[in-house]
Molecule: transfer RNA
Organism: Candidatus Competibacteraceae bacterium
RNA sequence: GGGGUGAUAGCUUAAUCGGUAGAGCAUCGCUUUUGCAAGGCGAGGGUUACAGGUUCGAUUCCUGUUCAUUCCA
Numbered sequence: 001g002g003g004g005u006g007a008u009a010g011c012u013u014a015a016u017c018g019g020u021a022g023a024g025c026a027u028c029g030c031u032u033u034u035g036c037a038a039g040g041c042g043a044g045g046g047u048u049a050c051a052g053g054u055u056c057g058a059u060u061c062c063u064g065u066u067c068a069u070u071c072c073a
Base pairs, nucleotide, nucleotide: 001072002071003070004069005068006067007066010025011024012023013022019056027043028042029041030040031039049065050064051063052062053061
């Protein structure tokens, strides 16, 4: 220098044809217990890496940039 893969909640991640962004763990509240843990119920938490474009509508499609990883030279 060129190619591939990836970036979504505090962490690990889903969303396969473009149509209200979800789950587990963690955090907080309630319940249960003499108390703790486990269990049950509920709540908060998201600029989908960044900047543009297409579209009525973009995590998804197109372009550029940054970062991580990997292959080639």